Predicted 3D model of a 75-nucleotide RNA (transfer RNA) from a Planctomycetota bacterium. The prediction has a mean pLDDT of 82. It matches the Rfam family "tRNA". By type it is a transfer RNA. NCBI's taxonomy places the organism under Bacteria, Pseudomonadati, Planctomycetota.
[in-house]
RNA sequence: AGGCGGGUAGCUCAGUUGGAAGAGCGUCCGGAAAUACACCCGGAAGGUCGCGCGGUUCGAACCCCGCCCCGCCUA
Numbered sequence: 001a002g003g004c005g006g007g008u009a010g011c012u013c014a015g016u017u018g019g020a021a022g023a024g025c026g027u028c029c030g031g032a033a034a035u036a037c038a039c040c041c042g043g044a045a046g047g048u049c050g051c052g053c054g055g056u057u058c059g060a061a062c063c064c065c066g067c068c069c070c071g072c073c074u075a
Base pairs, nucleotide, nucleotide: 001074002073003072004071005070006069007068010025011024012023013022019058027044028043029042030041031040050067051066052065054064055063
C1' cells in the first nucleotide's frame, strides 16, 4: 500500500428482507426469605448504533461514499 472481517448499553453480544434498537451479566429499587449476604421473583436507569448539518430513501444500526480504530491475510 491492497484485501477481508469487526466497531450497537458499563462488559459480552444479537439485530434476518430498510419500518426506527434488544438479550445476558453488571448497577439501582422493590418483593420474598433472612442475623446478614447470596440465590429466587418483579421493575428501573443506562444508547450521537465508531465519526461525517456526506449521499440515497417517505423512512438508515442496516444500502452507497469518505475518514478513524481493532484483528487477520497479501505484498